Small-subunit ribosomal RNA, 3' major domain from Carabus esakii, 472 nucleotides, folded computationally. Its Rfam family is "Bacterial small subunit ribosomal RNA". The coordinates come from a structure-prediction model, not an experiment, and the mean pLDDT is 82.

Context: one part of a larger RNA
RNA sequence: UGACGGGGACCCGCACAAGCGGUGGAUCAUGUGGUUUAAUUCGAAGCAACGCGAAGAACCUUACCCAGAUUUGAUAUCCAGUGCAAUGUUAUAGAAAUAUAGCGGAGGUUAACACUGAGACAGGUGGUGCAUGGUUGUCGUCAGCUCGUGUCGUGAGAUGUUGGGUUAAGUCCCGUAACGAGCGCAACCCUUGUCAUUAGUUGCUAACAUUUGGUUGAGGAACUCUAAUGAGACUGCUAGUGCAAGCUAGAGGAAGGUGGGGAUGACGUCAAAUCAUCAUGCCCCUUAUGUCUGGGGCUACACACGUGAUACAAUGGUCGGUACAAAGAGUUGCAAACCCGUAAGGGCAAGCUAAUCUCAAAAAGCUGAUCUCAGUUCGGAUUGAAGUCUGCAAUUCGACUUCAUGAAGUUGAAAUCGCUAGUAAUCGCGGAUCAGCAAUGCCGCGGUGAAUACGUUCUCGGGUCUUGUACA
Numbered sequence: 001u002g003a004c005g006g007g008g009a010c011c012c013g014c015a016c017a018a019g020c021g022g023u024g025g026a027u028c029a030u031g032u033g034g035u036u037u038a039a040u041u042c043g044a045a046g047c048a049a050c051g052c053g054a055a056g057a058a059c060c061u062u063a064c065c066c067a068g069a070u071u072u073g074a075u076a077u078c079c080a081g082u083g084c085a086a087u088g089u090u091a092u093a094g095a096a097a098u099a100u101a102g103c104g105g106a107g108g109u110u111a112a113c114a115c116u117g118a119g120a121c122a123g124g125u126g127g128u129g130c131a132u133g134g135u136u137g138u139c140g141u142c143a144g145c146u147c148g149u150g151u152c153g154u155g156a157g158a159u160g161u162u163g164g165g166u167u168a169a170g171u172c173c174c175g176u177a178a179c180g181a182g183c184g185c186a187a188c189c190c191u192u193g194u195c196a197u198u199a200g201u202u203g204c205u206a207a208c209a210u211u212u213g214g215u216u217g218a219g220g221a222a223c224u225c226u227a228a229u230g231a232g233a234c235u236g237c238u239a240g241u242g243c244a245a246g247c248u249a250g251a252g253g254a255a256g257g258u259g260g261g262g263a264u265g266a267c268g269u270c271a272a273a274u275c276a277u278c279a280u281g282c283c284c285c286u287u288a289u290g291u292c293u294g295g296g297g298c299u300a301c302a303c304a305c306g307u308g309a310u311a312c313a314a315u316g317g318u319c320g321g322u323a324c325a326a327a328g329a330g331u332u333g334c335a336a337a338c339c340c341g342u343a344a345g346g347g348c349a350a351g352c353u354a355a356u357c358u359c360a361a362a363a364a365g366c367u368g369a370u371c372u373c374a375g376u377u378c379g380g381a382u383u384g385a386a387g388u389c390u391g392c393a394a395u396u397c398g399a400c401u402u403c404a405u406g407a408a409g410u411u412g413a414a415a416u417c418g419c420u421a422g423u424a425a426u427c428g429c430g431g432a433u434c435a436g437c438a439a440u441g442c443c444g445c446g447g448u449g450a451a452u453a454c455g456u457u458c459u460c461g462g463g464u465c466u467u468g469u470a471c472a
Stems, first nucleotide, its partner, number of pairs: 001472002003469003007466007015456002019419005026310008034301002042053002064296007073121001077120002079117005088103006123285002126283003132279002134274003137270001139268001144183006150159003163174003189262004194231007204220002208217002234256001237250005312412001316371007328359003333352002338347003378409001383404007425448007
């Protein structure tokens, strides 16, 4: 100087407390361990691995296993030789890769392409993340981490950065052997909340006509909206308090003291993660640890754990009627209307490269009827049968539909998680990946919409000062 303390002081955080809803019990989905297996490819491991890499494992993917092939190779550069070339196409063998035999044929010996040969080389999701780059997590959006000059100390170092206040903040003020500065904080950026100006189609429609309907017409530029430019909030104003910084209350205002949300992550820590995104040193394989193909596996199942979905019901279930979104996607695509089917879906087909057309029905809600507390008209696992769709192909191993079946489950021990407001809870909608889909996941969008916070004694984590130390 640090680190540590079941030392002290001060401060903060959904850290506790106060509340609301869960997990832990059930069934299923998914990931992991373990076990099994020819193989169940590999990685991730307290917080910070476990719906994680994987924003899509039937083949492919695919790295694993079995079998069959291949060796200058599936791919790149270079040399020599051969060929009326290659793409294509037919037949035979085969599970295919591939092998053999034909057909066909531009052009005119350069080139390109193919084959053969020789080697230089290719290739490796083989090893090492404890050789590395790059990228990422974490402490933590915590308020810290440093430097120059000066001063003090023999020196390691100290000072500044400590002290008194204040703040979300090393934020600012006052004091001060320090005076300044840098990386962080804040601001600048995006979005949302208010208004104005400009613009007015595909969007809008106050007033005119018309219609079931902004549906249509002639219009309009008001309103909504769209999207560009501005305004607006600064403790600016008032009062109190304080030396000041600031704090408390109030006015005006759409908004008030960082208005809400996001992006943004200092010096560093964990030899943290990744050689399987990629790049790369060294080591290793080179008739194989490379390459191609078929099939299987990654989907196994006495069990254990994590994360979720659905429930156990009446604030509910079922059946009618009826209302209101936002944000997205669409030409190898989204597909209306109509017809067929109980339905999944099928047929035909308008429109749309989209503020124009389509997906598209929002659902909780409201309203009427019914069920009357039961393992039930709750719950839907499991199983049987019949189908639909995608795709060479649904057996291992897809999703969906209909009929039948109707399991556990009556609110969950110890323990434990999330959340402070348009939040929790609850309700539906969309997208990426994608032929299809194991999505209940992930990322977004809106609808309805709470309770509680006395407080900082205690638990956990963090910051500052101080003290002790047989630690570095």